This is a predicted structure of a 72-nucleotide RNA (transfer RNA) from Candidatus Magnetominusculus xianensis. It matches the Rfam family "tRNA". It is annotated as a transfer RNA. The coordinates come from a structure-prediction model, not an experiment, and the mean pLDDT is 83.
[in-house]
RNA sequence: GGGCGAUUAGCUCAGUGGUAGAGCGCUGCCUUCACACGGCAGAAGUCACAGGUUCGAGCCCUGUAUCGCCCA
Numbered sequence: 001g002g003g004c005g006a007u008u009a010g011c012u013c014a015g016u017g018g019u020a021g022a023g024c025g026c027u028g029c030c031u032u033c034a035c036a037c038g039g040c041a042g043a044a045g046u047c048a049c050a051g052g053u054u055c056g057a058g059c060c061c062u063g064u065a066u067c068g069c070c071c072a
Stems, first nucleotide, its partner, number of pairs: 001071007010024004018055001026042005048064005
């Protein structure tokens, strides 16, 4: 330099163009003498960035950035 893939909650990841989610973690409450386990509730999001297509974009298209793999 070229090709491919990834980027979504603190972490690991789902998400078929129509209200952004799960597990774990975190906070509060219940339970316990206390802790753990368990139960209930809650907080937490510029869906990497910019532009485009569309009535509507996390999802489609283009560019940029970062990371990984392959080729040279």